[in-house]
C1' cells in the first nucleotide's frame, strides 16, 4: 500500500425486513440491617466515531474520511 471485520450508555454488548434507540454490569437514590454486605425496587445517563448523499422517515443504504483489531504485500 492491498484486503477483512469492526466504532451505539462510564464499561461489556443487543438493535431482524430501513419505522418510538435498549439490556446486563457500574452509578445515584429508596427498602431491609444496629451498622454494612448481599438482596430487591426506582432514578439519571446517548448528538450510535465525523462529514455529506438517498429517503415521508437512517444505528441500519450509498460515498469520503478518522480510530481499532486480523491476514497479506513492501521496504531495511
Nucleotide at each position: 500500500g492491498g484486503c477483512a471485520a469492526u466504532g451505539u450508555a462510564g464499561c461489556u454488548c443487543a438493535g431482524u425486513u430501513g419505522g418510538u434507540a435498549g439490556a446486563g454490569c457500574a452509578a445515584a437514590c429508596g427498602a431491609c440491617u444496629g451498622a454494612a454486605a448481599a438482596u430487591c425496587g426506582u432514578u439519571g445517563g446517548g448528538u450510535c466515531g465525523g462529514c455529506g448523499g438517498u429517503u415521508c422517515a437512517a444505528g441500519u443504504c450509498c460515498g469520503c474520511c478518522c480510530g481499532u483489531u486480523g491476514c497479506c504485500a513492501c521496504c531495511a